[in-house]
A computed fold for a 350-nucleotide part of an RNA from Chloroflexi bacterium B3_Chlor, annotated as small-subunit ribosomal RNA, central domain. The coordinates come from a structure-prediction model, not an experiment, and the mean pLDDT is 86. The organism belongs to Chloroflexota, within Bacteria.
Context: one part of a larger RNA
């Protein structure tokens, strides 16, 4: 490279947004670039195929004929693709009317609990474990009652419930703000899909500056366990965890499953709409749209399994894989305050 692949064997980019590019709905007309056909020219020799010949045969070789492909030119065709024009509404977007939500940001606020402080009651233990000890406590602990301080997290509701592109989001209130769903079919009229690069977002840990620190708690100290115990268990405990601003840019960033569109049996839950039916009314029931689960047909798969939320059947675009180790490494480059990140070999070896 060809071919084949990417849930679990190697392989889907952590996620979004957008540029170039690639691809692109329905109808009519024009054009004839791609496309198709014919003519002409070109297509050296060798090579290839066929025929005849020469070396005893063959390889090899001489002669003749032929074919395809390429390119140019000309004529023609117009289904498809392209280009130009006009039109359309189902894709897309908008409008109007409704709807649900831990979507985001900021400010304020509430109760329970832990810890600490003050005061009261009260007296000898408390705590902890497999059992203990370190630890705390007669300078009055633990327990209990009242008061106060401060930080962090929000029990029940809570649900294979909801929202978000992903990371993620959960007390309550207010302000600002993004997206989504349904109904109507009023407007625009293909405005679409994907997306190298770029840009932005991105858990936890970590870093910088300043604050904060109740609980928890790497490191560290002590007590145990043990042959040892740089651990598991216990008593303490610094960074950190929290806030503001700025970095870092990685995760089993997972559905280990890229995005979009169309098609292809059903059954059963659940969330949010809409229409119908029904009713005094809320329900129930039927249909339908959007989500989220389970089971399962055809099909698919190496199997497990997947199965209208596809891993089925197809199309378009992007990313990625190519034996194991060496190696999520070295070197170089770019980024970073650093930690390190991104990109990414070879020798050698099996």
């Nucleotide at each position: 490279u060809u071919g084949g692949g990417c849930g679990u064997a190697a392989a889907g980019g952590g996620c979004g947004u957008c540029u170039a590019g690639g691809c692109g709905g329905u109808g009519u007309c024009u054009u004839a670039a791609g496309u198709u056909g014919g003519g002409c020219g070109u297509g050296a020799a060798a090579u290839c195929u066929c025929c005849c010949g020469g070396c005893u045969c063959a390889a090899c070789u001489g002669g003749g004929a032929g074919g395809g492909g390429c390119c140019g030119u000309u004529c023609a065709a117009u289904a498809c693709u392209g280009a130009g024009a006009c039109a359309c509404u189902u894709g897309a977007g908008g409008g109007c009317a409704g709807g649900a939500g831990a979507g985001g940001a900021a400010a304020g606020u509430g109760g329970a609990a832990u810890u600490c402080c003050c005061g009261g009651u009260g007296u000898a233990g408390u705590g902890g474990u497999g059992g203990a000890a370190u630890a705390c406590u007669u300078a009055g602990a633990u327990a209990u009652c009242g008061g106060g301080a401060g930080g962090a997290a929000c029990a029940c509701c809570a649900g294979u419930g909801g929202c978000g592109a992903a990371g993620g989001c959960g007390g309550c209130u207010u302000u600002c703000u993004g997206g989504c769903c349904u109904g109507c079919a009023c407007c625009u009229g293909a405005c679409g899909c994907u997306g190298a690069a770029g840009c932005g977002c991105g858990a936890a840990a970590g870093c910088g500056u300043g604050g904060g620190u109740a609980g928890c708690g790497a490191a560290c100290g002590g007590g145990a366990u043990u042959a040892g115990a740089u651990a598991c268990c216990c008593c303490g405990g610094u960074a950190g965890u929290c806030c503001a601003c700025g970095c870092c840019g990685u995760a089993a960033a997972c559905g280990a499953u890229g995005g979009a569109u169309a098609c292809u049996a059903g059954g059963u839950g659940u969330u949010g709409g809409u229409g119908g039916u029904a009713u005094u009314g809320a329900c129930c029931c039927c249909a339908u749209c959007a989500g989220u689960g389970c089971c399962g047909u055809a099909g698919u798969u190496a199997a497990c399994g997947c199965g209208u939320u596809a891993a089925g059947u197809a199309u378009c675009c992007c990313g990625c894989c190519u034996g194991g180790g060496g190696a999520c490494u070295a070197c170089g480059g770019c980024c970073g305050c650093a930690a390190g990140g991104c990109u990414a070999a070879a020798a050698c070896u099996c």